About this RNA:
This is a predicted structure of a 1393-nucleotide RNA (small-subunit ribosomal RNA) from an uncultured bacterium. Rfam family: Bacterial small subunit ribosomal RNA.
RNA sequence: CCCUUAGAGUUUGAUCCUGGCUCAGGACGAACGCUGGCGGCGUGCUUAACACAUGCAAGUCGAACGAAGAAUAUCACUAGUAUUUCGGUACAAGAGGUAUUUUUAGUGGCGAACGGGUGAGUAACACGUGGGCAACCUGCCUUUAACUGGGGAAUAACAUUGUGAAAACAAUGCUAAUACCGCAUAAUAGAGCAUCGGGCAUCCGAUACUUUUGAAAGGAGCAAUCCGGUUUUAGAUGGGCCCGCGUCCAAUUAGCUAGUUGGUGAGGUAAUGGCUCACCAAGGCGACGAUUGGUAGCCGGACUGAGAGGUCGAUCGGCCACAUUGGGACUGAGACACGGCCCAGACUCCUACGGGAGGCAGCAGUGGGGAAUAUUGGGCAAUGGGCGAAAGCCUGACCCAGCGACGCCGCGUGAAGGAUGAAGGUCUUCGGAUUGUAAACUUCUUUGAUCAGGGAAGAAAAAAAUGACGGUACCUGAAGAACAAGCCACGGCUAACUACGUGCCAGCAGCCGCGGUAAUACGUAGGUGGCAAGCGUUGUCCGGAUUUACUGGGUGUAAAGGGCGUGUAGGCGGGGAUGCAAGUCAGAUGUGAAAUCCCGUGGCUCAACCACGGAAUUGCAUCUGAAACUGCGUUUCUUGAGUGUCGGAGGGGAAAGUGGAAUUCCUAGUGUAGCGGUGAAAUGCGUAGAUAUUAGGAGGAACACCGGUGGCGAAGGCGACUUUCUGGACGACAACUGACGCUGAGACGCGAAAGCGUGGGGAGCAAACAGGAUUAGAUACCCUGGUAGUCCACGCCGUAAACGAUGAAUACUAGGUGUAGGGGGUAUCGACUCCCCCUGUCCCGCAGCUAACGCAUUAAGUAUUCCACCUGAGUAGUACGGUCGCAAGACUGAAACUCAAAGGAAUUGACGGGGACCCGCACAAGCAGUGGAGUAUGUGGUUUAAUUCGAGGCAACGCGAAGAACCUUACCAAGGCUUGACAUCCCGUAACAAACAUGGAAACAUGUCUUUCCCUUCGGGGACACGGAGACAGGUGGUGCAUGGUUGUCGUCAGCUCGUGUCGUGAGAUGUUCGGUUAAGUCCGGCAACGAGCGCAACCCUUAUUGCUAGUUACCAUCAUUAAGUUGGGGACUCUAGCGAGACUGCCGUUGACAAAACGGAGGAAGGUGGGGACGACGUCAAAUCAUCAUGCCCCUUACGUCCUGGGCUACACACGUACUACAAUGGUGAUGACAGAGGGCAGCUACCGGGUGACCGGAUGCUAAUCCCAAAACAUCAUCUCAGUUCGGAUUGUAGGCUGCAACUCGCCUACAUGAAGUCGGAAUUGCUAGUAAUCGUGGAUCAGAAUGCCGCGGCGAAUACGAUCCCGGGUCUUGUACACACCGCCCGUCA
Repeated sequence: CCCUUAGAGUUUGAUCCUGGCUCAGGACGAACGCUGGCGGCGUGCUUAACACAUGCAAGUCGAACGAAGAAUAUCACUAGUAUUUCGGUACAAGAGGUAUUUUUAGUGGCGAACGGGUGAGUAACACGUGGGCAACCUGCCUUUAACUGGGGAAUAACAUUGUGAAAACAAUGCUAAUACCGCAUAAUAGAGCAUCGGGCAUCCGAUACUUUUGAAAGGAGCAAUCCGGUUUUAGAUGGGCCCGCGUCCAAUUAGCUAGUUGGUGAGGUAAUGGCUCACCAAGGCGACGAUUGGUAGCCGGACUGAGAGGUCGAUCGGCCACAUUGGGACUGAGACACGGCCCAGACUCCUACGGGAGGCAGCAGUGGGGAAUAUUGGGCAAUGGGCGAAAGCCUGACCCAGCGACGCCGCGUGAAGGAUGAAGGUCUUCGGAUUGUAAACUUCUUUGAUCAGGGAAGAAAAAAAUGACGGUACCUGAAGAACAAGCCACGGCUAACUACGUGCCAGCAGCCGCGGUAAUACGUAGGUGGCAAGCGUUGUCCGGAUUUACUGGGUGUAAAGGGCGUGUAGGCGGGGAUGCAAGUCAGAUGUGAAAUCCCGUGGCUCAACCACGGAAUUGCAUCUGAAACUGCGUUUCUUGAGUGUCGGAGGGGAAAGUGGAAUUCCUAGUGUAGCGGUGAAAUGCGUAGAUAUUAGGAGGAACACCGGUGGCGAAGGCGACUUUCUGGACGACAACUGACGCUGAGACGCGAAAGCGUGGGGAGCAAACAGGAUUAGAUACCCUGGUAGUCCACGCCGUAAACGAUGAAUACUAGGUGUAGGGGGUAUCGACUCCCCCUGUCCCGCAGCUAACGCAUUAAGUAUUCCACCUGAGUAGUACGGUCGCAAGACUGAAACUCAAAGGAAUUGACGGGGACCCGCACAAGCAGUGGAGUAUGUGGUUUAAUUCGAGGCAACGCGAAGAACCUUACCAAGGCUUGACAUCCCGUAACAAACAUGGAAACAUGUCUUUCCCUUCGGGGACACGGAGACAGGUGGUGCAUGGUUGUCGUCAGCUCGUGUCGUGAGAUGUUCGGUUAAGUCCGGCAACGAGCGCAACCCUUAUUGCUAGUUACCAUCAUUAAGUUGGGGACUCUAGCGAGACUGCCGUUGACAAAACGGAGGAAGGUGGGGACGACGUCAAAUCAUCAUGCCCCUUACGUCCUGGGCUACACACGUACUACAAUGGUGAUGACAGAGGGCAGCUACCGGGUGACCGGAUGCUAAUCCCAAAACAUCAUCUCAGUUCGGAUUGUAGGCUGCAACUCGCCUACAUGAAGUCGGAAUUGCUAGUAAUCGUGGAUCAGAAUGCCGCGGCGAAUACGAUCCCGGGUCUUGUACACACCGCCCGUCA
């Protein structure tokens, strides 16, 4: 140079940041759940270094030795048998000799110290790495030189005897050796000394001399010879010791040490050394962490990571330690010895109770522990080891096999075609979609598994022999798709969606979080996604986490600057010259074992795996070189630092003294009834004379004005004046020293207030305490008292929001305006004023920084040095321990457990018993009410068979209901019907219906009688009705929190937004804020905004004036006429209803900013939106309504549907809301006489006449309406009543009637007569209304058969008051605070359960 570096979810209404938690990746000696075809290569007690049955794991050599056997051959002897020629011959048990071969208990040699296991101990020269031994050893092996002569005495075995249960042992006797012991010989071995050379202090090497010590063993072979033995040299191998560096956590372990540290001498060892001992000295280690405690075998390496790192130390390899626990030595070249010995302990076993035996952390295996880890296998064929001359023997080392998906790797479970897109499943909007080319079906293939045939390499040095694995790998053939797929997930992170069930249950969950009746999150199914002989879960480690930050973080407010200074160690440090070479850099050499990793090549069909080669191993050591930088030494400089001289400023510190004002107290005088205190009071003081006032005195504490984001000090802090002592800073000068500096762990000192100790002092103030108030309470706030204390001296304490929440030092980086101290310059002389410099201090502001707020030459900027501190929240600055303190307490300072947040800054809202401005019958000013009475009506409650349901602060309650006797009606009781009271489809029959009779409460049932639709091509079709079967009807059943639509409310409040631009990292802001103005985000001006939309206003209706047109049913001035606009007539007026006009701050004046606009005026019917109405922005309240209607889902289906009769919705101890009528003289009663508007009317309104006291009835007329009718009141005038429960008031009740209607009992309205209740103006509280309004008077309509005090309209008569903006309520704008955002009906703390 190249290569390499990934994030996401979760705090909020939203945002940025800080910060933790969690996830996606990889790995494992793993375990668990579900599932499971084959092969290869690996791997397998991580726990109890717990205990072990059984077998095996170390023997070998007869060519070291004696002895005892066995076999063969042979020799002699011989009991005996047979035979005999009696000489003998043959056979033959037995004992013996010789030779050969062979076996082995013992003696002897070598081995057993290797190999194999485990990780308990060990924080150590144990390990790693690099060195040293001039301070050492080394059997077997190689090598050098030489030797091997001659003797001796024993002892196992064996025999006999004895003891013992056994294990075993003892005594006596015999015997051999390569066993053992002397003697001889030898030096190049040991020791001493001299010379030479070398070195590293002791010393080392060579040579010469002297002296002393000191060897041996034989065996085999016919022999040659071979194998041994002894001494010695050198080597190789293996070990021993020493040193530098590295190697976990804790300081809540800070001091440790007596053989301890060193010396001299001696002993001991293979060897150095306090290794051991005697004496002497008093040392040695430690903040660069000794000692103590905890944990741990170390490494090559393994996992992870971009790397730096972090974690681990299974398998393989190196080292160490251990072998039931502890100790000890013996033998040996080597051990203080896993399968040796001795002693002690624990445990197990045997026992005749006297005594003995044992050690699986070797390979298998057993029990136990545990989530968990294998066969009591085969073989020495290979590799390696021991012994042997060799053959060979031994070898649980090793090579193999077995078991386990425990891991890695490979293969398979089929391939191609195949649409009626089969069946089945699932979903469905019922059309279909999907599973899905998937299957079936057709055509192929045969890897693995199965069967059969053949059949290795691994094994060889000259040949032969020798294979556990194994008839295995591999090759060939056969049959047949035949025998071989699961697991997890599907809300986001994170790839993958629907249905059903469930209903905060059952359950899920890694985090956020799902589940309370429409769950993609639970369970199941279908489908889909992922991986695949595995898949998930759990556990652990690394990563992500820059979340301990070396690479690579921070500390104003998020966690975090020590309260401040002096200063030790340490760290860091100005300019020039020169030397050295420790750091640094470069080169070379040695080492960094092998394996592993990486690269390349090769071998198993590939891969895993294995082999070979290279690279790498970033480290350590040595040598050589360079000299810029750091360091060290020498020398020099003055700018850092310090000294000196002169000068002024200052509440800097300590001590002593002095002063006046004020409070309180004491004494005396004057004086009299209160004082004091508070929101208001009371406690308290006062007739024993207070308060007030005058004079005198006492005593303590604090120092008004000056006084100031002014001064001084390191900080805490310091304020009357004078004196004495004393520290520091600053300015000017440039004489002196010459880097003397900065920081500063520990240490030492200072350190507000409160508190503590001792002794003083004590006026005022004032914890505690007492009393009075306040309050539900008031251990408080307020008041009256009042003790410690506050003050002084001395001593302790050592903490504060000890704050600039900002450590110290140095340098650099735009400015501006003040202020304090000092100095200089200019103007002839003259500076409080003008300019400049230094030091301190406040504010503003650029770059830069910051999460933002903000900081900004006094940095939170840019850099350097040093110190302190932080690492989620709570637990907790708590517990324990330690140190300090008289105590209070301070300093140091955790964990278990719980949570997924805690937090900072800023944004938008909402809120505030925050602020500013403004509006509204919101208050105030008024008028009339409500709340008290009676009645009407609605609601709650209660009652009931039912009292159907809904509405619930404002915004439910004369509301849905513009009208419940039946109906309505949804409720209750009883009686009926079941394709239904209602709709569509199919079949059959027949017109249906009406009327009558019987039964019944009716619905309805039965029967009788009568009647016979329309069209037609005469086949039939249609309407209606009845009967039948099933699809279906039906539901005022549930859910207004599944919905549409409609409506209420804030509110007719003036607001709500958008586009582009700009600002901000962003949420957002700006516009929309600001100055005016308006009813208004109305308009004007200004402005990083410019425009626009929904709202406001206007356009619409009505009313107020008028013109024109038109005059009937309306009107009537003039003319005529009549009882009468009745009629003729008129078209003027009123009126009607069409079209116009009119009002726009248009005009004038004043004010205002030359504006918008406001005020006043003129004219005008009307004047500043003229009055009224309709009209309701973005949104809020899961507001109301499933019972207007519509509608998803759920529920009922001989009933939750439907029909009918009766009842209920009208109940009645009580409570509330809304109204009506009153309580009377502004009135009641009687009589007489006037004046509207807007409506309604044929199933209707009804004139008029008659009857009736009346409601009303009987006649009769007009009007389908500007024609006729309903149809008038308060008022006015006259009379009467005279203040009373009345000639007020009319409830209640009785009697008699009227009307509607099938029907007025429950349960209607009206009339007449009689009756004549409460009530004399209404407590707390509370409502409406600002002008044709309130109040008051009547009148009409809808609904409706009948039934308004309600509702919706209409006109008549017709007021009072508004100073104003303090308060209550509601609203708007700006601003401010916030820990609220479900938004103050919030959040949240404590106690109790």